About this RNA
A computed fold for a 117-nucleotide RNA, annotated as SAM riboswitch aptamer (S box leader). The sequence was found by an Rfam model in a public genome assembly. The coordinates come from a structure-prediction model, not an experiment, and the mean pLDDT is 75.

[in-house]
RNA sequence: UUCUUAUCAAGAGAGGCGGAGGGACAGGCCCUAUGAAGCCCGGCAACCGGCCCAUGUCGUACAUGGAAGUCGCGGUGCCAAUUCCUACAAGAUUGCAUGGAUCUUGAUAGAUGAGAA
Numbered sequence: 001u002u003c004u005u006a007u008c009a010a011g012a013g014a015g016g017c018g019g020a021g022g023g024a025c026a027g028g029c030c031c032u033a034u035g036a037a038g039c040c041c042g043g044c045a046a047c048c049g050g051c052c053c054a055u056g057u058c059g060u061a062c063a064u065g066g067a068a069g070u071c072g073c074g075g076u077g078c079c080a081a082u083u084c085c086u087a088c089a090a091g092a093u094u095g096c097a098u099g100g101a102u103c104u105u106g107a108u109a110g111a112u113g114a115g116a117a
Stems, first nucleotide, its partner, number of pairs: 001117008013041001015040003021031003026086003042079003046076003049071003052066006083109001088106007
């Protein structure tokens, strides 16, 4: 980098350094000097993992499952706004109709984990 798969409506500092930008891309709409990015500390608990519980098997072992259990010691991740919204398609409502507006579902794109090449 590509492919497969799961999830994306919850959660997370009024700390230090730093100084102008940031929210992937485009459009919008926002955040920002009552201080952006980044770094450190701190925190959260989504995935892997540990513990625990349930079931299966001859099995103090292994497998599967756990939204309504738990931990944060370990591997990632995350800590404004639903993945901030829209972006393509279908449908519903409004409307004589087109456009438009609102809503729903799906797809695309993106993010993160796990696995594979």